[in-house]
Context: one part of a larger RNA
């Protein structure tokens, strides 16, 4: 000099963009952070609509039906393994780079080929028990895209190649030509969906080689260890486990044990080599109150699932139960320190859903911090009686200093008021063109036009207008480095110091004045890296 997730001390207009628990992976009140489909089911708790019946205050209130809109519980699907935190552990089961064969992958895309016939439950609700509660037991009815057999069954899978095994679900919306029995419809036709197979694409798991801090005052280290053959396990390879057999493996190119640490694109500084670093934003890990352990899935050994022992809180009727912010606010504590218990789903992006449309503390906005960066302003012109005052003085003037006041002006930015984009693109409704299917000019699904709908931010950016110089500068230094000098107080005292050094009566070095340098809505300090 540069530079920071900075702190502290003065001060302090305004606006864009970024950042914002580095500590105690301490323990946390409240609130919200994952739901979604009625077009999978059987239903109707509650709200609306209709219907009818009663009452009165005549437009309400009750009560009957009823499943119309719509829908609490519930049975079902799909998603809670994604997004969001933190770095506690981890020195290599991590990462980071190139590479590999022994696997798999819900949802999507492409193709082939299927979707036929049965069955018997358990929830919801009825009844009865237990319990303070959390929950929990018995009986009895019930649906389905829930479950279970039977069928078909190959380019699938097993085989000693003869053979053998394995599947499936329906449901909307239109229609009357054909089939039926004009209507319903088990029929056509069209959207969703089911199965099975193969390819794909995107994801995960595994494997190999190099890299990847410090200690030697850690030098030996290892029996599932090393390697084989049978088995057995897994989606897969593999001592991964296991019987048995061999006796190996690794190491001073530092093996082992100890410390210490999440890795990396990157970031700082540096001419560069390097050096130090991994805040924000990107990938990958690995953990969710401490340890363990599995369950369901396409995927977990699962943050806001389960179980099991511990801490810790909490409730309780004493018998038992709850509960887990290193999700977003936030509260105590640490601590030199660090943000509202905000808005909105309008964008982007996820989950559910044919869709409208719910949820989303992701996100996107807005509040709070000079925490940084960078941009504006805090007037501009003119003005010598060189005014007063202040300071110094050799007493003549000399500085402050054109600075001020005083004349003429502008009005950024803040303030008042008007006016106004863009972030919108889609969806869906209604009309209307065409294309496909089709018996159909209907219906459904495609593509396009047209009209109407959709903004948290938001008092939005920007733009015009008012009024008035009107609301806006300090901060550190001034012996040398190091740009800036007198006077006074102070007397080795008080104080000052980054080094050298100042201060014991004429201090440019304390401390105050005036005067000067440098930054500049900041300027110093301290800490910290080059």
């Nucleotide at each position: 000099g540069a530079u920071u997730g900075a702190a502290c001390g003065c001060u302090g207009g305004c606006g864009g963009c970024a950042c914002g628990c580095u500590u105690a992976a301490c323990a946390c009140a409240u609130g919200c952070a994952a739901g979604u489909c009625g077009a999978g089911c059987g239903g109707a708790a509650a709200c609306g609509a209709u219907a009818g019946a009663a009452g009165u205050u005549u437009a309400c209130u009750u009560c009957u039906a009823g499943g119309c809109g719509u829908c609490g519980a519930g049975c079902g699907g799909c998603g809670g393994a994604c997004g969001g935190g933190u770095g506690a552990g981890u020195a290599a089961u991590g990462c980071g780079u190139a590479g590999g064969a022994a696997u798999u992958u819900g949802c999507c895309u492409u193709a082939a080929a299927g979707a036929g016939g049965g069955g018997g439950a358990c929830a919801a609700c009825c009844c009865g028990g237990g319990g303070a509660a959390a929950c929990u037991c018995g009986g009895g009815c019930u649906a389905a895209u829930a479950c279970c057999g039977c069928a078909u069954a190959a380019u699938a899978c097993c085989u000693a190649a003869g053979g053998g095994u394995c599947a499936a679900a329906g449901g909307g919306g239109g229609c009357c030509u054909c089939u039926g029995u004009u209507u319903c419809a088990u029929g056509c036709u069209u959207c969703c969906g089911c199965u099975u197979u193969a390819a794909g694409a995107u994801g995960a798991g595994c494997c190999u080689a190099c890299g990847u801090c410090c200690g030697a005052u850690u030098a030996g280290c290892u029996u599932g260890u090393u390697g084989g053959u049978g088995g057995g396990g897994u989606a897969a390879u593999g001592g991964c486990c296991u019987a048995c057999c061999a006796a190996g493996g690794c190491g001073a190119c530092g093996a082992u044990c100890g410390g210490u640490a999440g890795c990396u694109g990157g970031u700082c500084u540096g001419a560069g080599a390097g050096g130090a670093u991994g805040a924000u934003c990107a990938g990958c890990c690995a953990c969710a109150c401490u340890g363990g352990g599995a369950c369901u899935g396409a995927g977990a050994c699962a943050c806001g699932g389960c179980c099991c022992a511990g801490a810790c809180u909490c409730c309780u009727a004493c018998g038992g139960g709850a509960g887990g912010c290193a999700g977003c606010a936030g509260u105590g504590g640490g601590g030199a320190a660090u943000a509202u218990u905000g808005g909105a789903c309008a964008a982007u992006g996820g989950g559910g859903g044919a869709a409208a449309c719910c949820c989303u503390g992701a996100u996107c906005c807005a509040g709070c911090g000079a925490u940084g960066c960078c941009g504006c302003g805090u007037g501009u012109g003119u003005g010598a009686a060189g005014a007063a005052g202040g300071c110094c003085u050799g007493c003549g003037g000399g500085u402050u200093g054109u600075a001020a006041a005083g004349c003429a002006c502008u009005u950024u930015c803040a303030g008042u008021g008007g006016g106004a984009a863009g972030g919108a693109u889609g969806g869906u409704a209604c009309u209307g063109u065409u294309c496909a299917c089709u018996a159909a000019u209907a219906u459904u699904g495609g593509a396009c036009a047209g009209u109407a709908u959709u903004g948290a931010c938001g008092u939005u950016a920007c733009c015009c207008a008012c009024a008035g110089a009107a609301g806006a500068a300090g901060c550190a230094c001034c012996g040398g480095c190091u740009a800036a000098c007198u006077c006074c107080g102070u007397g080795c005292c008080a104080g000052c110091a980054g080094c050298c050094g100042c201060g014991g009566u004429a201090a440019u070095a304390c401390g105050g004045a005036g005067g000067g340098u440098g930054c500049a809505a900041g300027c110093g300090u301290u800490a910290a890296u080059c």